[in-house]
RNA sequence: CGCGGGAUAGAGCAGUUGGCAGCUCGUCAGUCUCAUAAUCUGAAGGUCGCCGGUUCGAGUCCGGCUCCCGCUA
Numbered sequence: 001c002g003c004g005g006g007a008u009a010g011a012g013c014a015g016u017u018g019g020c021a022g023c024u025c026g027u028c029a030g031u032c033u034c035a036u037a038a039u040c041u042g043a044a045g046g047u048c049g050c051c052g053g054u055u056c057g058a059g060u061c062c063g064g065c066u067c068c069c070g071c072u073a
Stems, first nucleotide, its partner, number of pairs: 002071006010025004019056001027043004049065005
């Protein structure tokens, strides 16, 4: 250089007929307890890697770029 996969909340990951951005764990608050843990309830936390394009509407489609993993030489 070539081919394939990946980048979405603090961590791990869903979300492909384009139509409210979600799950588990964690964090914080409350509940419960003599107390802690567990349980239960609630909340915060996201420029969906970056820049453009298409569209009424893009995490999703198209182009370019960056980074990570694998394969090949």
Source information
Transfer RNA from a Ktedonobacteraceae bacterium, 73 nucleotides, folded computationally. Rfam family: tRNA. Rfam describes the family as follows. Transfer RNA (tRNA) molecules are approximately 80 nucleotides in length. The RNAcentral record of the sequence draws on ENA. The coordinates come from a structure-prediction model, not an experiment, and the mean pLDDT is 83. Taxonomically the source falls in Ktedonobacteraceae (Bacteria, Bacillati, Ktedonobacteria, Ktedonobacterales).